Guanidine-I riboswitch aptamer from Plasticicumulans lactativorans, 105 nucleotides, folded computationally.
Taxonomically the source falls in Plasticicumulans (Bacteria, Pseudomonadati, Gammaproteobacteria, Candidatus Competibacteraceae).
Its Rfam family is "Guanidine-I riboswitch aptamer". The family has 100 seed sequences and 1,509 matches in Rfam 15.1. Rfam links the family to the GO term regulation of gene expression. About the family: This family represents a conserved RNA structure found upstream of the ykkC and yxkD genes in Bacillus subtilis and related genes in other bacteria. The function of this family is unclear although it has been suggested that it may function to switch on efflux pumps and detoxification systems in response to harmful environmental molecules.
[in-house]
RNA sequence: UUCAUUGGCCGCUAGGGUUCCGGUCCGCAUCGCGGACGCCUGGUCCGAGAGCGGCCGGCCAUCCCCGGCGGGGUGGCUGCACGGAGGGACAAAAGCCCGGGAGAU
Numbered sequence: 001u002u003c004a005u006u007g008g009c010c011g012c013u014a015g016g017g018u019u020c021c022g023g024u025c026c027g028c029a030u031c032g033c034g035g036a037c038g039c040c041u042g043g044u045c046c047g048a049g050a051g052c053g054g055c056c057g058g059c060c061a062u063c064c065c066c067g068g069c070g071g072g073g074u075g076g077c078u079g080c081a082c083g084g085a086g087g088g089a090c091a092a093a094a095g096c097c098c099g100g101g102a103g104a105u
Stems, first nucleotide, its partner, number of pairs: 007056006015046002020043002022040001023037006057078009080100001082103001086098003
């Protein structure tokens, strides 16, 4: 200097708003219905590249099986990561997506 890999999914959380539930307030024809409110703790819901966990995958070492391709067991590794504004989706918002972006070092 160049090339390749540094991954995927699931669950949870930080966080998020208000479609639904619930709640509060108001109204009504009151065992319910309607409206407003997320500056309503919450349930449903969304949810992290730089948060957590699990499973799988990958790489390395070693042992075993196989004519070979390849397969299996065990162990290790799977790193580092400061970051706007603005825009986008869903009902809406967000640490979601644009985005390991722009930029910084």